[in-house]
RNA sequence: GGGCGAGUGGCUCAGUGGUUAGAGCACUGCAUUCACAUUGCAGGGGUCAUAGGUUCAAAUCCUAUCUCGCCCA
Numbered sequence: 001g002g003g004c005g006a007g008u009g010g011c012u013c014a015g016u017g018g019u020u021a022g023a024g025c026a027c028u029g030c031a032u033u034c035a036c037a038u039u040g041c042a043g044g045g046g047u048c049a050u051a052g053g054u055u056c057a058a059a060u061c062c063u064a065u066c067u068c069g070c071c072c073a
Base pairs, nucleotide, nucleotide: 001072002071003070004069005068006067007066010025011024012023013022018056027043028042029041030040031039049065050064051063052062053061
């Protein structure tokens, strides 16, 4: 330098054009316990890597850039 893949709450991931962007773990509060753990209920937390484009409508499609991984040279 070229090719491919990935980037979505603190972490691991789902979501393949239209419902309020979700799950598990984690965190906070309450209940349960003498206490802890477990369990149950409730809650907080997201510029969907960045910028532009297409579309009535974009996390999703297109382009460029950035970061990470693999392969080739």